c-di-GMP-I-GGC riboswitch aptamer from Paraliobacillus quinghaiensis, 84 nucleotides, folded computationally. The source organism's lineage runs through Bacteria, Bacillati, Caryophanales, Bacillaceae and Paraliobacillus. Of the family's consensus pairs, 90% are formed in the model. The coordinates come from a structure-prediction model, not an experiment, and the mean pLDDT is 83.

RNA sequence: CAUUGAAAAGGCAAACUUACUGAAAAGUAAGGGCGCAAAGUUACAGACCUAAGGGAAUGACCUAUGGUGGCUGUGCUGCCAAAG
Numbered sequence: 001c002a003u004u005g006a007a008a009a010g011g012c013a014a015a016c017u018u019a020c021u022g023a024a025a026a027g028u029a030a031g032g033g034c035g036c037a038a039a040g041u042u043a044c045a046g047a048c049c050u051a052a053g054g055g056a057a058u059g060a061c062c063u064a065u066g067g068u069g070g071c072u073g074u075g076c077u078g079c080c081a082a083a084g
Base pairs, nucleotide, nucleotide: 001084004081005080011036012035016031017030018029019028020027021026034070040076041075043074044073045072046071047068048067049066053062054061
């Protein structure tokens, strides 16, 4: 030093459980620990989930202004440092 990741410290926290919020997707908190070297950010482009609402009504169907960054790419930021 990084198109690298051996170790240690520290970090994050899937499923699941409980409580609360929500129409739902999902979120928050506590427990938990499958995993993660960007499992940091979410700025840009896209992808995905939901459908309160619309559809006179049931239903097909349509829709994000609601969500997901532990979805993809780009951008920005960042700990440790054996071997090289």